[in-house]
Molecule: c-di-GMP-I riboswitch aptamer
Organism: Paucisalibacillus globulus DSM 18846
RNA sequence: AAUUGAAAAAGGCAAACUUAUUGAAAAGUAAGGACGCAAAGCUUUGGGUCUAAGGUUGAAAGGACUAGGAUUGCCAGGCUGCCAAU
Numbered sequence: 001a002a003u004u005g006a007a008a009a010a011g012g013c014a015a016a017c018u019u020a021u022u023g024a025a026a027a028g029u030a031a032g033g034a035c036g037c038a039a040a041g042c043u044u045u046g047g048g049u050c051u052a053a054g055g056u057u058g059a060a061a062g063g064a065c066u067a068g069g070a071u072u073g074c075c076a077g078g079c080u081g082c083c084a085a086u
Stems, first nucleotide, its partner, number of pairs: 002086004012037002017032006035073001041079003045076003048071003054066004
């Protein structure tokens, strides 16, 4: 430096759910909690998915369309990184 994650060690993160809180919602944050994770570290760059306040449409509807919203623990891409084996 490259590849890999079988065994080991040091540690790390934290799903569902509960409580509080923010938000129109999706969802976020904090605490508890562990389903899992070798990038479950960072990044919305591409795709997917979720929501639809506002906007557009509609005679109206709990209607339709729409992301400047959300998700990196949906999948790729980019950047960085612990330990070990070869």